[in-house]
Context: one part of a larger RNA
RNA sequence: UUGGGCGUAAAGGGCGCGUAGGCGGUCUUUUAAGUCAGUGGUGAAAUCCCUCGGCUCAACCGAGGAACUGCCUCUGAAACUGAAAGACUUGAGACCGGGAGAGGGUAGUGGAAUUCCCAGUGUAGCGGUGAAAUGCGUAGAUAUUGGGAGGAACACCGGUGGCGAAGGCGGCUCCCUGGACCAAUACUGACGCUGAGGCGCGAAAGCGUGGGGAGCAAACAGGAUUAGAUACCCUGGUAGUCCACGCCCUAAACGAUGAAUACUUUGUGCAGCGGGUAUCGACCCCUGCUGUGCAGGAGCUAACGCAUUAAGUAUUCCGCCUGGGGAGUACGGUCGCAAGGCUGAAACUC
Repeated sequence: UUGGGCGUAAAGGGCGCGUAGGCGGUCUUUUAAGUCAGUGGUGAAAUCCCUCGGCUCAACCGAGGAACUGCCUCUGAAACUGAAAGACUUGAGACCGGGAGAGGGUAGUGGAAUUCCCAGUGUAGCGGUGAAAUGCGUAGAUAUUGGGAGGAACACCGGUGGCGAAGGCGGCUCCCUGGACCAAUACUGACGCUGAGGCGCGAAAGCGUGGGGAGCAAACAGGAUUAGAUACCCUGGUAGUCCACGCCCUAAACGAUGAAUACUUUGUGCAGCGGGUAUCGACCCCUGCUGUGCAGGAGCUAACGCAUUAAGUAUUCCGCCUGGGGAGUACGGUCGCAAGGCUGAAACUC
């Protein structure tokens, strides 16, 4: 390579948009590139295979045949793929009308709490722990009342609830803005799916410049514990955490499960929008679509388990795997301010 695989054994790209490419709905006509049938030519010899023969046999050698699975030419077929033309509406999109939502961005605003400051009351403790001590406090703390400052986060509602492609998103209000869903339609007419490269987004930490800094808190200091204690516990505490702009580009970026389409027994809950029945109306009852859970059947699976949200049955396209260590290392390339990222071996060894 062929083949086999990727939830947990090695293996799904962190996620999207999309270029090339690959693949692609129904009907009609044409064409004949692919495809199929046949003709002719060629496919050196030797080798391989079959038959016969020559060395006493065999190896070896000789003769004949077959074959050389290929290429070219011509003739024909037209189902399928392709190409050309025309048509269609189921895929896809679009218009009108709705309701839902922590989807994104900007600005403003609210209350609770922590801390700090000022003032009042008040007096000897407070704090902390397994027990303590460091620490704070007679320069009046802790507690309590009133006032003020500032930053960050939004209790209850809150929910295997919702939204988003993923990362993720939670007080309230205005403005700007993306997507999905339902219902209806007389529109377009395959416009689709996937997607190597590419482009964009991408938690936390980290980096640059300038702000901000309440609480928390790497580093650090002290107190304990301990044989030791560069820890776990305690008292403090700086980066950072927050904002703006610019980088970084990683993660157990997880459903450890790529995207799309179709099909395949059931039961039950939640969320959004409908239809029917009923009613004055709402509820109840039946039912459709979309999303999100649980239980479980066939089937699948090494088992665990998955099971219409598949890990079932199939198709298309992409990514990835090929024993452990060495190693996500070295070297090279490329990106980055740096930290480092991406790409990514071998010797050797078991």
Molecule: small-subunit ribosomal RNA, central domain
Organism: uncultured prokaryote